[in-house]
This is a predicted structure of a 73-nucleotide RNA (transfer RNA) from a Planctomycetota bacterium. It matches the Rfam family "tRNA". From the family's description: Transfer RNA (tRNA) molecules are approximately 80 nucleotides in length. It is annotated as a transfer RNA.
């Protein structure tokens, strides 16, 4: 360079064909327990990499850009 396939809390990953973004796991408060760790129960915390487009609406479609990981050369 050209071609795929990924970017979503502090990590790992979900989000059927577009409809107000969920799970674990760490954290944090809480019960238990001599205490720790485990188990249990609650809260919180994401403008979804980034700029534009479509569209009543966009994580999702659809340009272009950065990053990252294959394969080609």
């Nucleotide at each position: 360079g050209c071609g795929c396939c990924c970017g979503u809390g502090g990590c790992g990953c979900a989000a059927c064909a577009g409809g107000u973004a969920g799970c674990g796991c760490a954290g944090c408060g809480g019960c238990c327990u001599u205490u720790u760790a485990a188990g249990c129960c609650g809260a919180g915390g994401g403008u979804u990499c980034c700029c534009g487009g479509u569209u009543c609406g966009a994580g999702u479609c659809c340009g272009g850009g950065c990053g990252g990981g294959c394969g080609c050369a």